[in-house]
Molecule: Bacterial RNase P class A
Organism: Actinomycetota bacterium
RNA sequence: AGAGCAGACCGGGUGGCCGCGGGCCGAGAACUCUCGGCUCGAGGAAAGUCCGGGCUCCACAGGGCAGGGCGCUGGGGAAAGUCCCAGGCGGGGUGACCCGCGGAAAGUGCCACAGAGAGAAGACCGCCGGCGCCUCGGCGUCGGUAAGGGUGAAAGGGUGAGGUAAGAGCUCACCGGCGUGCCGGGUGACCGGCACGGCCAGGCAAACCCCGCUCGGAGCAAGGCCAAGCAGGAGGGACGGGCUGCCCGUCCGGCGGAGGGCGACCUUCGCACCCUCCGGGUAGGCCGCACGAGGCCGCCGGCAACGGCGGUCCCAGAGGGAUGGCCACCACCGCCCUUCGGGGCGGUACAGAACCCGGCUUACAGGUCUGCUCGUGCU
Numbered sequence: 001a002g003a004g005c006a007g008a009c010c011g012g013g014u015g016g017c018c019g020c021g022g023g024c025c026g027a028g029a030a031c032u033c034u035c036g037g038c039u040c041g042a043g044g045a046a047a048g049u050c051c052g053g054g055c056u057c058c059a060c061a062g063g064g065c066a067g068g069g070c071g072c073u074g075g076g077g078a079a080a081g082u083c084c085c086a087g088g089c090g091g092g093g094u095g096a097c098c099c100g101c102g103g104a105a106a107g108u109g110c111c112a113c114a115g116a117g118a119g120a121a122g123a124c125c126g127c128c129g130g131c132g133c134c135u136c137g138g139c140g141u142c143g144g145u146a147a148g149g150g151u152g153a154a155a156g157g158g159u160g161a162g163g164u165a166a167g168a169g170c171u172c173a174c175c176g177g178c179g180u181g182c183c184g185g186g187u188g189a190c191c192g193g194c195a196c197g198g199c200c201a202g203g204c205a206a207a208c209c210c211c212g213c214u215c216g217g218a219g220c221a222a223g224g225c226c227a228a229g230c231a232g233g234a235g236g237g238a239c240g241g242g243c244u245g246c247c248c249g250u251c252c253g254g255c256g257g258a259g260g261g262c263g264a265c266c267u268u269c270g271c272a273c274c275c276u277c278c279g280g281g282u283a284g285g286c287c288g289c290a291c292g293a294g295g296c297c298g299c300c301g302g303c304a305a306c307g308g309c310g311g312u313c314c315c316a317g318a319g320g321g322a323u324g325g326c327c328a329c330c331a332c333c334g335c336c337c338u339u340c341g342g343g344g345c346g347g348u349a350c351a352g353a354a355c356c357c358g359g360c361u362u363a364c365a366g367g368u369c370u371g372c373u374c375g376u377g378c379u
Stems, first nucleotide, its partner, number of pairs: 001376001002374009012330007020041009043350001047361002050359005055219004067215005072087005088101005102210002107208002109204003124149002126145009157175006176200002178197008223287004232278006239270002294313008331348007
């Protein structure tokens, strides 16, 4: 130098002008706005909303059924059940490294095409035997077999020997797998070893299922506080309307709070009007809501994830929803021109807060750094 593996990080910079949102201070004004100053103002994913929590409200005796989720071991973390670290086993890669994880020996089911047969299977070709026929080598039929061929992703261990009509774990030796028991190591998953048993056992559980563990619901439009108007209730004012008896009587008059007129008073009803109060609560406003499982630095413990201690910093908070635009120079990329000094033009990703946090996943122009692997060449 080449090809790769793993991880971490940046994601335009500086200056000027204009503009927007939050906070504080000051001034003006008084419907709460305007002006000035200072200060803060998107991300590594703010995204998808897949998983886990904080927080809030609702529900909740106990048990069972049904249903959902998860699944090697140990540790970490507030928790995780699509998290992280370390390890175990299996698979892939020359390697750095990557991928996967309960049970298929409880039962049921499925296994395309091809194939005779896809799982207590099967006989197409072949091999072997009996019988029959004939042109003596075959044909037909009945049966045995699973060594060989063939199909397939996959056909019920492998090699050899014995055995047999031919064969076959049918038997034996060795190898492999599985199961059982024991010994040793490890916290454990598991590893190593010994003995016994011919037990030889396909794949799929993101098919049903089995085992173990586990599971209330809704979500910041959660929820809380204040609360105009209208409607409701209580009281008061003012106004209006309605109602009836007795005695006496020509009339007048009297009584009951009040009769036809007038006047006064009382009761009851109404509530269009005004005032006060009450409860719930709409519009609207405020809170929740920005100090947090917080960031950075150092030391210590731990293989690590992470933890402990000390120091230091305050870092968006809108509610039609701000975080933007222009100019100059620089950086990077592409194209063109070039007198090789440079010049011109264009571009610079994905995206973008809305209660907050921890994960995962997905998108991303361009670039930086660290550790490691494998060839080849040169020194």